The RNA shown here (transfer RNA) has 84 nucleotides and comes from a Candidatus Dojkabacteria bacterium. NCBI's taxonomy places the organism under Bacteria, Bacteria candidate phyla, Candidatus Dojkabacteria. The prediction has a mean pLDDT of 81.
[in-house]
RNA sequence: GCCGCGGUGGCGGAAUCGGCAGACGCGCUGGACUUAGGAUCCAGUGGCCGUAAGGCCGUGGAGGUUCGAGUCCUCUCCGCGGCA
Numbered sequence: 001g002c003c004g005c006g007g008u009g010g011c012g013g014a015a016u017c018g019g020c021a022g023a024c025g026c027g028c029u030g031g032a033c034u035u036a037g038g039a040u041c042c043a044g045u046g047g048c049c050g051u052a053a054g055g056c057c058g059u060g061g062a063g064g065u066u067c068g069a070g071u072c073c074u075c076u077c078c079g080c081g082g083c084a
Base pairs, nucleotide, nucleotide: 001083002082003081004080005079006078007077010026011025012024019067027045028044029043030042031041032040046057047056048055049054060076061075062074063073064072
């Protein structure tokens, strides 16, 4: 240099043909249970603004297509593998 695969919450990792982003697990928070813990069970858990209702933002970064993009297109950064 060329080719392929990947980058999504605190972590691992889903999202089928473009249609509620974050399923599920771990972790964390609150509660039950316990003398206290562990285990187990119940509820919650992206960020910002707001008393609340609600609103806005968010898939490595920047553009584009579209009514609508994690998904398609272009450029770019990073990681892994292969070829030279």